[in-house]
Context: one part of a larger RNA
Molecule: large-subunit ribosomal RNA, half A
Organism: Spirosoma arcticum
RNA sequence: GGCGUCUGGGGGAUGCCUAAGGCUUCUGGUGGCGAGGAAGGACGUGGCAAGCGACGAAACGCUGUGGGGACCCGCUGGCAGGGGCUGAUCCGCAGGUAUCCGAAUGGGGCAACCCUCCUGAUUGAAGAUCAGGAAUCAUGUGUUGAACAUGAGGCAAACGCGGUGAACUGAAACAUCUAAGUAGCCGCAGGAAGAGAAAACAAGUAGUGAUUCCGUCAGUAGUGGCGAGCGAACGCGGAACAGCCCAAACCGGUCGUGUUACGGCACGGGCGGGGUAGUAGGACCCGGCAGAAAGCCAACGGGAGAGAAGCCGAAUGCUCUGGGAAGGGCAACCACAGACGGUGAGAGUCCGGUAGGCGUCAACGAGUUGGUGGGCUGGUGAUCCUGAGUAGGGGGGGACCGGAGAAAUCUCCUUUGAAUCAACCGGCACCAUCCGGUAAGGCUAAAUACGACCAGAAGACCGAUAGCGCAGAGUACCGUGAGGGAAAGGUGAAAAGUACCGGGAGUACCGGGGUGAAACAGAACCUGAAACCAGGCGCCUACAAGCGGUGGGAGCUGGCAGCGUCCAGUGACCGCGUGCCUUUUGCAUAAUGAGCCUACGAGUAACCCUUUCUGGCCAGGUUAACCAUCUGAAGAUGGGCAGCCGAAGCGAAAGCGAGUCUGAACAGGGCGCAUAGUCAGGGGGGGUUGACGCGAAACUUGGUGAUCUACCCGUGGCCAGGCUGAAGGGGUGGUAAAACACCGUGGAGGGCCGAACCGAUAAGCGUUGAAAAGCUUCCGGAUGAGCUGCGGGUAGGGGUGAAAGGCCAAUCAAACUGAGAAAUAGCUCGUACUCUCCGAAAUGUUUUUAGGAACAGCGUUCCGUGUUACCAGUUGUCAGGUAGAGCGACCAACAGGAUGCGGGGGAGUCACAUCCUACCAACUUCUGAUGAACUCCGAAUGGGCACCUGGGUGCGGGGCAGUGAGGGCUUGGGUGCUAAGGUCCAAGUCCGAGAGGGGAACAACCCAGACCAUCCGCUAAGGUCCCCAAGUGAGUGCUAAGUUGAACAAAGGCGGUCCGGCUGCUGAGACAGCCAGGAGGUUGGCUUGGAAGCAGCCAUUCCUUUAAAGAGUGCGUAACAGCUCACUGGUCGAGCGGGGCGGGCGUCGAUAAUAAACGGGCAUCAAGCACUUCACCGAAGCGGUGGACACAUACUUAGAGUAUGUUGUGGUAGGAGAGCAUUCCCUGGGGGGUGAAGGAUAGGCGUGAGCCUUACUGGACUGCAGGGAAAAGCAAAUGUAGGCAUAAGUAACGAGAAUGGGGAUGAGAACUCCCCACACCGAAAAGCUAAGGUUUCCUCCGCGAUGGCAGUCAUCGGAGGGUUAGUCGGGGUCUAAGGAGCAGGCGAAUGCCGGGCUUUGAGGGGGAACAGGUUAAUAGUCCUGUACUAUCUGCGCAGGCGAGUUCAUGACGGAGUGCCGGGGGUUCUGGGUCCUGACGGAAUAGGGCGCUGAGGGGCGGCUUCGGCCAAACCGAAGAACUGAAGGGGCUUCCAAGAAAAGUGAGUGAGCGUUAAGCGUGCGGAUACCCGUACCGUAAACCGACACAGGUAGCUGGGAUGAAGAUUCUAAGGUGCGC
Repeated sequence: GGCGUCUGGGGGAUGCCUAAGGCUUCUGGUGGCGAGGAAGGACGUGGCAAGCGACGAAACGCUGUGGGGACCCGCUGGCAGGGGCUGAUCCGCAGGUAUCCGAAUGGGGCAACCCUCCUGAUUGAAGAUCAGGAAUCAUGUGUUGAACAUGAGGCAAACGCGGUGAACUGAAACAUCUAAGUAGCCGCAGGAAGAGAAAACAAGUAGUGAUUCCGUCAGUAGUGGCGAGCGAACGCGGAACAGCCCAAACCGGUCGUGUUACGGCACGGGCGGGGUAGUAGGACCCGGCAGAAAGCCAACGGGAGAGAAGCCGAAUGCUCUGGGAAGGGCAACCACAGACGGUGAGAGUCCGGUAGGCGUCAACGAGUUGGUGGGCUGGUGAUCCUGAGUAGGGGGGGACCGGAGAAAUCUCCUUUGAAUCAACCGGCACCAUCCGGUAAGGCUAAAUACGACCAGAAGACCGAUAGCGCAGAGUACCGUGAGGGAAAGGUGAAAAGUACCGGGAGUACCGGGGUGAAACAGAACCUGAAACCAGGCGCCUACAAGCGGUGGGAGCUGGCAGCGUCCAGUGACCGCGUGCCUUUUGCAUAAUGAGCCUACGAGUAACCCUUUCUGGCCAGGUUAACCAUCUGAAGAUGGGCAGCCGAAGCGAAAGCGAGUCUGAACAGGGCGCAUAGUCAGGGGGGGUUGACGCGAAACUUGGUGAUCUACCCGUGGCCAGGCUGAAGGGGUGGUAAAACACCGUGGAGGGCCGAACCGAUAAGCGUUGAAAAGCUUCCGGAUGAGCUGCGGGUAGGGGUGAAAGGCCAAUCAAACUGAGAAAUAGCUCGUACUCUCCGAAAUGUUUUUAGGAACAGCGUUCCGUGUUACCAGUUGUCAGGUAGAGCGACCAACAGGAUGCGGGGGAGUCACAUCCUACCAACUUCUGAUGAACUCCGAAUGGGCACCUGGGUGCGGGGCAGUGAGGGCUUGGGUGCUAAGGUCCAAGUCCGAGAGGGGAACAACCCAGACCAUCCGCUAAGGUCCCCAAGUGAGUGCUAAGUUGAACAAAGGCGGUCCGGCUGCUGAGACAGCCAGGAGGUUGGCUUGGAAGCAGCCAUUCCUUUAAAGAGUGCGUAACAGCUCACUGGUCGAGCGGGGCGGGCGUCGAUAAUAAACGGGCAUCAAGCACUUCACCGAAGCGGUGGACACAUACUUAGAGUAUGUUGUGGUAGGAGAGCAUUCCCUGGGGGGUGAAGGAUAGGCGUGAGCCUUACUGGACUGCAGGGAAAAGCAAAUGUAGGCAUAAGUAACGAGAAUGGGGAUGAGAACUCCCCACACCGAAAAGCUAAGGUUUCCUCCGCGAUGGCAGUCAUCGGAGGGUUAGUCGGGGUCUAAGGAGCAGGCGAAUGCCGGGCUUUGAGGGGGAACAGGUUAAUAGUCCUGUACUAUCUGCGCAGGCGAGUUCAUGACGGAGUGCCGGGGGUUCUGGGUCCUGACGGAAUAGGGCGCUGAGGGGCGGCUUCGGCCAAACCGAAGAACUGAAGGGGCUUCCAAGAAAAGUGAGUGAGCGUUAAGCGUGCGGAUACCCGUACCGUAAACCGACACAGGUAGCUGGGAUGAAGAUUCUAAGGUGCGC
């Protein structure tokens, strides 16, 4: 370390539960709240009080009244203290109070704050307190500068009406179209809204009679790139029912205007009467009749009824088990109550309740009475009235089913523009007839829609990863914001929540002890699974390599009512063996996905269509809405026949009809007729919807963002120090004068160097960082187009941009956020239990099609047909033009020869004839030979037909698919290179979807098709030396190369070797060896320096001697020489060690990265190769034995049984069938505290999913059977959530400014405190302060967490304490950019602009205090002292005061340069004070520290003023030097540099002279609100952190130095939390 087992830890699944939860509905009610201040909040209120709830300064509550009847002071349990039968708490109803914000409304504002005015009350002025009032708009009254009254405003779930109005998407693209008048935004309303009493429908010669809603008509008529789609109406059946009022004519009176002859008349406005219709009606004129209803208002009533809190409400005992009885047993009772919940377990009779009754203030309200209100009708048909910029027309849109169409109807804009009842409109262009109606004014209940709120009820809904996001949470947390948005339930019956003791630093934790039925129910608490982490015991493991199993198996260990061939654990050693899923032609693949476990996680629902099954009825079947009744209440029963389907078809239609259409047809043909449907439920499939789940990039719409950043506007701030030396002006020279030159002056500049500051060139580091952009060193700009604070503006197809597509909150070629929305996804991934039967495809055609689809093909299943149409084989017969072959048989084309038409070339003195030709070459011929698109020929195989045999298909119809990426091999071809593991066809096969054996391993090569079992047999391919089962078998050869044993590796090479036959030589003596010769002309000639056989050239390469000997085969020389060979003789003595051809095996050719290409060891008369031969091994093949299932047949029968079979049972996509499990419901019948579910073991059963039993745990529910319904089965989706691993005790612990010692405290000290050293910063790492933060400040007590270690410490936890203002900052003051409101203007709505007015808005203007002391913590704030400002007031003095207005001032740039000289610093003197003094003493010695403020007054100088300065004094020492960036001048430049309040002066309405008011002197009084702690270059702000980053302004000492550079250092701070 592994396996097993036991015991734990960890974790929180599972089961059970739901005190409080949620989801989906039903019924009833209510349908609003708000200026009488809402919704929603802020802040308060308790003795102690943080949160929730309640309440509001009358504050855990007040009053009245009803109920109720014993306890109460909420959740909430403690301490302390109270109340209540003289009726509390509590519940109902009605009142009172109700801070501040919010429509928010006196004005303002950064919501919960600030600041006013008027009236009244209290009071001594100012003033304070209390109460009330003070917004805007509309309307009305009413004024013309009034005012008053009433109403509105805002909020709220959906429903409603209107205005405006997308896009994704669908159309397999897209533009009309669709989505859709949807989503969104806006306006407005009601309990409903809207619609609504015909200028309507209809039309069959029949009618209906407002509107709305339901059913149907009907997916019809239509519409439509006639695509996708969209889609009525009439009518019929129902629900509910309801009708009315004006305008006008006419009459009356009133007001106004005009006119008048003053009598009136006319016109107009408003008012009253009248009047309201389509068989027209009304007015007017002439007649008649009658005295209603609704509605509205008021009153009445001991208020019918309903109804709050609430009240009454039957009936049980004993016994057993048990902690507990409601359970078991026995015996009773009630029931208009056996719903439900509770009680220590399962209760009709214990409790709450239930059935049934009762109760009632106010408000509601049936009813009654009174008032008001309101008519009917006849005649006449003269006159008048009956809705005008209207109807209609033209143009352009929109709405309707209707997309401009033949397009009616309605409606909007525009432009035109009637008629007046003898009229007008409609009836789908238009016209006529006919029919229906009367527009251009208005109101109208119910039936209908919704569900925020209240009450009640229900569920084959969930049960804590479920159910709402939430078992309380819109919380924690994230974000600037809009917005986003969690997790988290359970002790027990009862707290009986562990007294007491011990260990311990200990209220940690633990051990005893106690409670309890149980404490491994102990609060981190029911059950308590798995991952994961441990410990005990048994076995194994340190020479052994891999999907870790499986088949065998020794040893060791344990067990036994059983000792066995037993059971259990382990497993040395041996055989075989490359996970799962997905996707693929093909995956161990090094292709995808998964760290592990647990829970969750994907074909559902509605409607329509189709098919099948079951059931009902049947030439019929069936109701829908709706109604009634019952009731156990989203149900049942009955009614309802409107409608639908079917019973008849054919035709374009008229139409005809068992026929009809076509047609001349009585012809033919097409479609029909000889009938079965329909309704409901179940299964399969399709369509429309998100439609199996998850997933975009995007589009649109409404909002939210300029705290980042870009640019702009307003107002402020900042830039050490040094250098250079422009213009101008001055001087000198110079010129006629200029120019010009020089000197000095001067101080310009997008000038130079260089800190702060801003930036970011190069490199390094960093890269799970210190940091989601930094650090270090170098670097760029640094008076400018500079940098920066604060306040503002610009917003998403928009902004801004010195322009990079940069930036717009860590996001930018179109931000973020909510919504349309579950967009769409021909794409990828994932898709969950079992068994049985069958079983594909990767092809054809077409396709904006190619990885998609449609149809066909191939699969499956059901029905029909029925042995034949199908398959195989024999036989017979028929067609054919491939392989081959051939081409004196065509066509095409080729090679050589012969011949040589014709041509070319040449000759021929011109021309012609003619001649020559080694050139080209036709026809013909000889020889040879080619062809997919040649054929005189021509198979095999295959195909058609017929009979027979065998098989058992096939065909027709219906349901459901999948497939349409294929791949290797063999053969025949195309293409390619007669390349490819290439590509395209054809035929076949296998893989795909196929296991087994062989091939070392290896989808498709060889063998062979796996139902299961078997420690039986026989074989196939292939094998038999060992690994490794079987022959070291037999016979004959070959191979020497480890060839074999990688590629039969190639061309080519080989005197390797074996075999065959051919040929040559040979006893006239071959071949080889040995002995000998190998000569002469001649050194052949030429060439050459030389060339003599042998550099080279030449050649009838000769001749001679010979047995033989080349004008020479090689070596050799400068050339010769020399050595050889050919050739000859001898010797030897038999075949050749001659040649060539063919064949077998071998050899070289032969170069790649491990010895790494026989599987290995190894093998040589083989274990290689070849042939012959006999055995054996060898598979899931075949057989034996046993078993299962399917099918067929037979027999039995209703048990689906038995028997039989040369039958079948590999299987992906897929089809079909049968089952298991889970949750819930119904019925039946059970189990359970003597122990349910769940957990955890063991045993058994079943082919399987699974089931049964069970020691133990657990402590309350739960099986079974038959039926039913589903949120119904997980290993994978880079799935979701939680838990736990791994890496790993690994990296790291965040600036390299640094620590050491002693002491203290403490259980404990590197870190806390004190002391002493040392070190670091010191233009900061010191001090002040704005923003921001919001208690972090101080003290005490703590150390579980936080702190990158520890901790006694803390910016941590707990408690207590702390912030004091007329003068500081802000408000009560002013205005800037900008904002808001108003006037005004514009716009579908919301709204936008708004230069004038109002009001806001500040680091700008204005504006009065200093020193010291004091606290643990505050201090110009408290105290002490001394001042000042404003208002009021008393007294005195002087003198007019004064709204408004005018002018001035307030009031402003950059740069440069003088002057003054604060503070500080340095030095010196003096004084004060402290320390030191070697043993003692001292000083004039040495060292250190420190030496002062606001304010006021007086004098003087300068000055126009403002003001400035010096000296002296109160008063308490001076001097010198330096010296501002402060103050105030001056110079210069061009880019020309806020506003208002305030202040001064002039004028002056008005008021006044008994002093109102103003000035002044001396007194007195008054002086509001907010901030004030602490951090603030940082551990407290912005950066997720106690983060090397960022953060405006002020002070900023000494030495060095030009300096704020640099280095060192002071005060002060610090040593960076391993």